Predicted 3D model of a 73-nucleotide RNA (transfer RNA) from a Pseudomonadota bacterium. The source organism's lineage runs through Bacteria, Pseudomonadati and Pseudomonadota. It matches the Rfam family "tRNA". The family's RNA type in Rfam is transfer RNA. The coordinates come from a structure-prediction model, not an experiment, and the mean pLDDT is 81.
[in-house]
């Protein structure tokens, strides 16, 4: 240059055929212990990369762009 995967919560990764964004781990608060861990309960979590467009409605479906990987010249 061409093409092909990913980009979601602080980290790792879910979300069916477009229809309230969720778990786990971690933060904060008690609880239990002589203390800490560990166990338990509550609680906390997002401009779904950026921008734009289709739609009654977009993480999801189209256009460009951006960075990660991978593959051909």
């Nucleotide at each position: 240059u061409g093409c092909c995967c990913g980009a979601u919560a602080g980290c790792u990764c879910a979300a069916g055929u477009g229809g309230u964004a969720g778990a786990g781990c971690g933060g904060c608060c008690g609880g239990c212990u002589g203390u800490u861990a560990a166990c338990c309960g509550g609680u906390u979590g997002g401009u779904u990369g950026c921008a734009g467009g289709u739609u009654c409605g977009a993480g999801u479906c189209c256009u460009g762009c951006u960075c990660g990987g991978g593959c051909a010249g």